[in-house]
RNA sequence: CUUAUCCAGAAAAGCUGAGGGAAAUGGCCCUAUGAUGCUUUAGCAACCUUCCGGAAACGGAAAAGGUGCUAAUUCCAACUCCAUGUAAUUGGGGAAAGAUAAG
Repeated sequence: CUUAUCCAGAAAAGCUGAGGGAAAUGGCCCUAUGAUGCUUUAGCAACCUUCCGGAAACGGAAAAGGUGCUAAUUCCAACUCCAUGUAAUUGGGGAAAGAUAAG
């Protein structure tokens, strides 16, 4: 950079010791009943992978291996469009940014 996915799912222990939820802003939330980070074990999922069917698209099964993940929708908003409304607001679509996988 390209493509796909992101309202589902899955936590305990040990060490650490004050912040954390990607960054700036606003909100909201988690946190000494232990944040964060590291390690171990367990689990979730099924992108790669393996098997079966199929011309293909795709469907089904598995979980040994490579990743990933295990508070809250990617916590919500922000930018834009539509609807609502005098306005504040509220609802919906899209984008941007980000995360993960494969190339």
A computed fold for a 103-nucleotide RNA from uncultured Luteibaculum sp., annotated as SAM riboswitch aptamer (S box leader). Taxonomically the source falls in Luteibaculum (Bacteria, Bacteroidota, Flavobacteriales, Luteibaculaceae). It matches the Rfam family "SAM riboswitch aptamer (S box leader)". Gene Ontology term of the family: regulation of gene expression. The prediction has a mean pLDDT of 83.